[in-house]
RNA sequence: CGGGGUGUAGCGAAGCCUGGUAUCGCGCUUGCUUCGGGAGCAAGAGGUCCCGAGUUCAAAUCUCGGCACCCCGA
Numbered sequence: 001c002g003g004g005g006u007g008u009a010g011c012g013a014a015g016c017c018u019g020g021u022a023u024c025g026c027g028c029u030u031g032c033u034u035c036g037g038g039a040g041c042a043a044g045a046g047g048u049c050c051c052g053a054g055u056u057c058a059a060a061u062c063u064c065g066g067c068a069c070c071c072c073g074a
Base pairs, nucleotide, nucleotide: 001073002072003071004070005069006068007067010026011025012024013023020057028044029043030042031041032040050066051065052064053063054062
């Protein structure tokens, strides 16, 4: 320098192709249970979906540009 992949809650992922309420597991908070802890049960909080622009009634999703990381080639 060229090509490809990835970026979504504290952590790990699904959702993207085919635009329409952002979802699941672990973790966290509160309550019940326990002598206490753990486990279990119930409830809850937490996201401007990497950044910017465009298309659209509507973008995590489509288009363009950029950033970071990984892989391959030179």
Predicted 3D model of a 74-nucleotide RNA (transfer RNA) from a Deltaproteobacteria bacterium. The organism belongs to Myxococcia, within Bacteria. Its Rfam family is "tRNA". By type it is a transfer RNA. The coordinates come from a structure-prediction model, not an experiment, and the mean pLDDT is 84.